[in-house]
RNA sequence: GGGGGCGUAGCUUAGUUGGGAGAGCGUCGGCUUCGCAUGUCGAAGGUUGGGGGUUCAAAUCCCCUCGCCUCCA
Numbered sequence: 001g002g003g004g005g006c007g008u009a010g011c012u013u014a015g016u017u018g019g020g021a022g023a024g025c026g027u028c029g030g031c032u033u034c035g036c037a038u039g040u041c042g043a044a045g046g047u048u049g050g051g052g053g054u055u056c057a058a059a060u061c062c063c064c065u066c067g068c069c070u071c072c073a
Stems, first nucleotide, its partner, number of pairs: 001072007010025004019056001027043005049065005
C1' cells in the first nucleotide's frame, strides 16, 4: 500500500427483509431483614465510532473518514 471483518447503554452484546432502539450483568431506589446478602418490583442510562448522501422514514442502503482485528505484498 491492497483485500476482508468488527464498532449499538458503564461492560458483554441482539437487531443488517428500511418503520417500536432492546436483553443480560452492573448502577440507583422501593419492598423483604435487627442489619447485610439473596429474592422481587421499578427507574435512570444511547449523537447506534464521526461526517455526508439516498428516502416520507436509516443502527440497517451508498460514499468518505477514524479506531481495532485479520490476510496478502
Transfer RNA from a bacterium, 73 nucleotides, folded computationally. The prediction has a mean pLDDT of 83. It matches the Rfam family "tRNA". Rfam's curators write: Transfer RNA (tRNA) molecules are approximately 80 nucleotides in length. Rfam links the family to the GO term triplet codon-amino acid adaptor activity. The RNAcentral record of the sequence draws on ENA.